A computed fold for a 159-nucleotide RNA from Caenimonas koreensis DSM 17982, annotated as FMN riboswitch aptamer (RFN element). Its mean pLDDT, the model's own confidence on a scale to 100, is 76.
RNA sequence: AGUGGUCUUCAGGGCGGGGUGAAAUUCCCCACCGGCGGUAGGCAGGCCGAAAGGUUUGCGAGCCCGCGAGCGCUUCGGCGUACGCAAGUACAACGAAGGUCAGCAGACCCAGUCCAAUGCUGGGGCCGACGGUCAUAGUCCGGAUGAAAGAAGACGCGC
Numbered sequence: 001a002g003u004g005g006u007c008u009u010c011a012g013g014g015c016g017g018g019g020u021g022a023a024a025u026u027c028c029c030c031a032c033c034g035g036c037g038g039u040a041g042g043c044a045g046g047c048c049g050a051a052a053g054g055u056u057u058g059c060g061a062g063c064c065c066g067c068g069a070g071c072g073c074u075u076c077g078g079c080g081u082a083c084g085c086a087a088g089u090a091c092a093a094c095g096a097a098g099g100u101c102a103g104c105a106g107a108c109c110c111a112g113u114c115c116a117a118u119g120c121u122g123g124g125g126c127c128g129a130c131g132g133u134c135a136u137a138g139u140c141c142g143g144a145u146g147a148a149a150g151a152a153g154a155c156g157c158g159c
Stems, first nucleotide, its partner, number of pairs: 002159003005155006016030004031139002033128002035067004042059007062126002070104002073098005080091004108124005130142003
């Protein structure tokens, strides 16, 4: 120095105005928000150089490639219900585990510049788990003082 191990800490933002209505932060008009890793031609700084330029650090995509929680799914347990003489079969509230095989997991184009851009510039679009609710929710309430992609750090540790 690399890699592994153990541990610690951290790890999500957003409804403001108007309309309708008995009722809406849920509908309609305007508004607002953007987790983590990768990719890098943008931006900022350092160093080298006479310059061209080189090098290095930080930041840099919601819709490009992946990941995450949630739902679903599968397995196990199973309140209970139906059928059955019974053995049992089917469905199944709820709980636990698994974590990709397959799903919901979403959503971008045009113009410009350039050797090269779904990333830059300009313009116009689009997307957003589940449960709850006097009325349908990315923005309210709840599971959640949870979990977690991952980030940083520590060490009488292994290779």